[in-house]
The RNA shown here (Lysine riboswitch aptamer) has 160 nucleotides and comes from a mouse gut metagenome. The RNAcentral record of the sequence draws on MGnify.

C1' cells in the first nucleotide's frame, strides 16, 4: 500500500401511503363597523397594505412516521469560519439579527438507544448540539474463565 469485509433498534437518498400542519391559510356568501393609531425582526428613508363576527366548503409547503427500492460501512451528521442565494406584509434601498438552501478549506464524532438541559420546530412530533447512564461491535492490558479496566474509525478482521 493494495484489496475483501464486520459492527445493527447501522447510515444516506428515492418512491408510495399515513398522521401532523388545521378546521389554519386562500375562497364564496350574509351580518356589524368605518377610521386610524399601536403592531406586522431591529435601527433609518419614501409609497403602500390590513376591523370584527357567523355559515359554507376548504389546502398546499416545510418538517415527521412506516413500507419498499437503491447506494452504503466516515456510512454519514456536526461545529465556527466564508461565498452565494432565499425568508421574515409589499414595492425601491442601507446596515444588524434570525431561519433555510449550497459547498471550500479546517476540525469533531466508534454504532444506535434511555434521560436532563439548550437551540430549532406550529408541535408533547422530529432534527442537532451537549452532559450522564447502561448496551453493543472491536482493539490492547489483565483474569484459568466469568468478566474488569481503557483507547479510538488515522481504528478493527481476511487476503496479498
Nucleotide at each position: 500500500g493494495a484489496u475483501a469485509g464486520a459492527g445493527g433498534c447501522g447510515c444516506g437518498g428515492c418512491u408510495g401511503c399515513c398522521a401532523u400542519c388545521a378546521g389554519u391559510a386562500g375562497c364564496u356568501c350574509c351580518c356589524c363597523g368605518a377610521a386610524a393609531g399601536a403592531c406586522g425582526u431591529c435601527a433609518g428613508a419614501c409609497a403602500g397594505c390590513g376591523g370584527g363576527g357567523g355559515a359554507g366548503g376548504g389546502a398546499a409547503a416545510g418538517g415527521g412516521g412506516c413500507u419498499g427500492c437503491c447506494g452504503c460501512c466516515g456510512a454519514a451528521g456536526c461545529g465556527a469560519c466564508g461565498c452565494u442565494u432565499c425568508c421574515g406584509c409589499u414595492g425601491u434601498c442601507u446596515g444588524g439579527c434570525g431561519g433555510g438552501g449550497u459547498g471550500g478549506a479546517c476540525g469533531c464524532u466508534g454504532g444506535g438507544c434511555c434521560g436532563g438541559c439548550g437551540g430549532a420546530g406550529a408541535a408533547u412530533a422530529u432534527c442537532c448540539g451537549u452532559c450522564g447512564g447502561a448496551c453493543u461491535g472491536u482493539c490492547a492490558c489483565g483474569g484459568a474463565g466469568a468478566c474488569g479496566u481503557g483507547g479510538a474509525g488515522a481504528g478493527c478482521u481476511g487476503u496479498c